[in-house]
């Protein structure tokens, strides 16, 4: 230089056009003299970042930016 793939909650990660969610972690609460444990409750988020398509974007499409990865 160019082709491919990814990028959503602390973390791992679902969702492919119609109010962004799971597990674990976090965070209130009950129990206990304390704590752990069980157990009630509770998403904490510019969906990397601009633009465009569209009545509506995580979702198509363009360009950037970051991480893999092919190929000179």
């Nucleotide at each position: 230089a160019u082709g491919g793939g990814c990028g959503u909650a602390g973390c791992u990660c679902a969702g492919u056009g119609g109010u962004a969610g799971a597990g674990c972690a976090g965070c209130c609460g009950u129990c206990u003299c304390c704590a752990a444990a069980a157990c009630c409750g509770u998403g904490u988020g510019u969906c990397g970042g601009a633009a465009g398509u569209u009545c509506g974007a995580u979702c198509c499409u363009u360009c950037c930016c970051g991480c893999c990865u092919g190929u000179g």
Overview: RNAcentral holds the sequence, with entries from ENA. Predicted 3D model of a 72-nucleotide RNA (transfer RNA). Its mean pLDDT, the model's own confidence on a scale to 100, is 80. Its Rfam family is "tRNA". Rfam's curators write: Transfer RNA (tRNA) molecules are approximately 80 nucleotides in length. Rfam links the family to the GO term triplet codon-amino acid adaptor activity.